[in-house]
Context: one part of a larger RNA
RNA sequence: GAUUGAACGCUGGCGGUAUGCUUAACACAUGCAAGUCGAACGCGAACGUUUCUUCGGAAACAAGUAGAGUGGCGGACGGGGGAGUAACGCGUGGGAAUCUACCUAGUAGUGGGGGAUAGCCAGAAGAAAUUCUGAAUAAUACCGCAUACGCCCUAGGAGAAAAGGAGGCCUCUUCUUGAAAGCUUUCGCUAUUGGAUGAGCCUGCGUGAGAUUAGCUAGUUGGUAGGGUAAAGGCCUACCAAGGCGACGAUCUCUAGCUGGUCUGAGAGGACGAUCAGCCACACUGGGACUGAGACACGGCCCAGACUCCUACGGGGGGCAGCAGUGGGGAAUAUUGGACAAUGGGCGCAAGCCUGAUCCAGCAAUACCGCGUGUGUGAAGAAGGCCCUAGGGUUGUAAAGCACUUUCAGUAGGGAGGAAAAGUUAAUGGUUAAUAACCAUUGGCCGUGACGUUACCUACAGAAGAAGCACCGGCUAACUCCGUGCCAGUAGCCGCGGUAAUACGGAGGGAUCAAACGUUAAUC
Numbered sequence: 001g002a003u004u005g006a007a008c009g010c011u012g013g014c015g016g017u018a019u020g021c022u023u024a025a026c027a028c029a030u031g032c033a034a035g036u037c038g039a040a041c042g043c044g045a046a047c048g049u050u051u052c053u054u055c056g057g058a059a060a061c062a063a064g065u066a067g068a069g070u071g072g073c074g075g076a077c078g079g080g081g082g083a084g085u086a087a088c089g090c091g092u093g094g095g096a097a098u099c100u101a102c103c104u105a106g107u108a109g110u111g112g113g114g115g116a117u118a119g120c121c122a123g124a125a126g127a128a129a130u131u132c133u134g135a136a137u138a139a140u141a142c143c144g145c146a147u148a149c150g151c152c153c154u155a156g157g158a159g160a161a162a163a164g165g166a167g168g169c170c171u172c173u174u175c176u177u178g179a180a181a182g183c184u185u186u187c188g189c190u191a192u193u194g195g196a197u198g199a200g201c202c203u204g205c206g207u208g209a210g211a212u213u214a215g216c217u218a219g220u221u222g223g224u225a226g227g228g229u230a231a232a233g234g235c236c237u238a239c240c241a242a243g244g245c246g247a248c249g250a251u252c253u254c255u256a257g258c259u260g261g262u263c264u265g266a267g268a269g270g271a272c273g274a275u276c277a278g279c280c281a282c283a284c285u286g287g288g289a290c291u292g293a294g295a296c297a298c299g300g301c302c303c304a305g306a307c308u309c310c311u312a313c314g315g316g317g318g319g320c321a322g323c324a325g326u327g328g329g330g331a332a333u334a335u336u337g338g339a340c341a342a343u344g345g346g347c348g349c350a351a352g353c354c355u356g357a358u359c360c361a362g363c364a365a366u367a368c369c370g371c372g373u374g375u376g377u378g379a380a381g382a383a384g385g386c387c388c389u390a391g392g393g394u395u396g397u398a399a400a401g402c403a404c405u406u407u408c409a410g411u412a413g414g415g416a417g418g419a420a421a422a423g424u425u426a427a428u429g430g431u432u433a434a435u436a437a438c439c440a441u442u443g444g445c446c447g448u449g450a451c452g453u454u455a456c457c458u459a460c461a462g463a464a465g466a467a468g469c470a471c472c473g474g475c476u477a478a479c480u481c482c483g484u485g486c487c488a489g490u491a492g493c494c495g496c497g498g499u500a501a502u503a504c505g506g507a508g509g510g511a512u513c514a515a516a517c518g519u520u521a522a523u524c
Base pairs, nucleotide, nucleotide: 001524002523003522004521006520007519008518009517013371014370015369016368017367018366019364020363021329026327027326028325030324031323032322035073036072037071040070041069043067048061049060050059051058052057080282082280089207090206091205092204093203094202095201098199099198103195104194105193106192107191108190109189110188111145113143114142121134122133123132124131125130151159152157164187165186166185167184168183169182171180208254209253210252215245216244217243220242221241222240223239224238225237226236227235257279258278259277260276261272262271263270264269284305285304286303287302288301307318308317309316310315335361337360338359339358343357344355345354346353347352374404375403376402377401384395385394386393387392408465410460411459412458413457414456418451423445424444425443426442427441428440429439430438468513471510472509473494474493475492479508480507481506482505483504489496490495
């Protein structure tokens, strides 16, 4: 000199853009943060309104709505903090023995049966959490049978599948709705082959410190056989051999998430790894598996532990390193805010629902950037202050006065863009027996904003509301007086102060920076 996720002191007008627990991976009150689908399924209220009434009630509408339950998909994404990890964890370059829901392209199917079960109802246990018994019931839930292009295989064979839903048309019965058969469109389902995406695995090289750590290792190193996995492999087991690593630093100890990058520097380097992005590991501590395409799963399950809450003492509940917020720790770090309008995600045919992701707003000079605190004129060089050789000098065009302007803030009015969609309707094309339904394209109509009193523009009024901090011995720009008298104090280094202190304290004056200025800490 540059820099910071800074803190402290003093001061403080406005805006934009960023950033904001670096410490206790300490403990957490409260609310919210993951649901959705009636176009998979069987059920199905209440309040209310109307009518009737024997005044007890009943029926209809509400409404097949709310709501639980079975079932499907999603809760493995998104969000968090960095404890552990010196490791194939990360970075980079290769590789073969693998899986991949949803999406996409293709091929072949989607036949015919069965038995349950939840919710509900009845009963029982319990303080509760919850649980048990009985009876009845549905499915795209579950289980056989049939079939098998392709799939597996030692090429002889063997094994294994499925589910229906929605819209429309025609015909029959019935006479108005429902049912049945057929046709068609569409969404699904099963098997399988590719693609895409994502994931698992192996490996070369690189990636801290310590030798006041020199030896380490028995599943250890390799082989055979078997098991196991989606998959290679001591990954595991049995047997056999005795290997494997190490001064090119093994083992041990300490420290640490890694990277793109950030800061500094002419560079080489050095230091760091906040925000943003990629990967990893973690989710009260330790262990375990289940489900699933995917987890050994932050807001799932089981066991143990510590802590904490409820209890009728028998027994139960919990996990903010999600967003806010509280206590604690600390020099120190924000609101228990708004909205799904946009972007994105989950579910759904869709309408839509959910979304503390996200977009916004609030707080903070925390940082960077921009703007303002007025402009011109004005010598009687006013008054006052300070200095003085008592003549004067200086503050100083500074003020007053006169003439103007109105950024920003204030008040009033106007006012974009962020909006594309979705819905509805028409035309054309496709599909089809079809002008119905469905799909695609194009056009019209309608129409959605949290921010928001938006940005921006116009008008109004009045210089009106807006300057401080540290410094002045040298380094280093800027000097005099008074007080003090090695005292009080100062200090980054040299040093200053013991009676004329430009170095201490005050005043006047000056020089720098400026909504900041200094100090401390830290890096180069």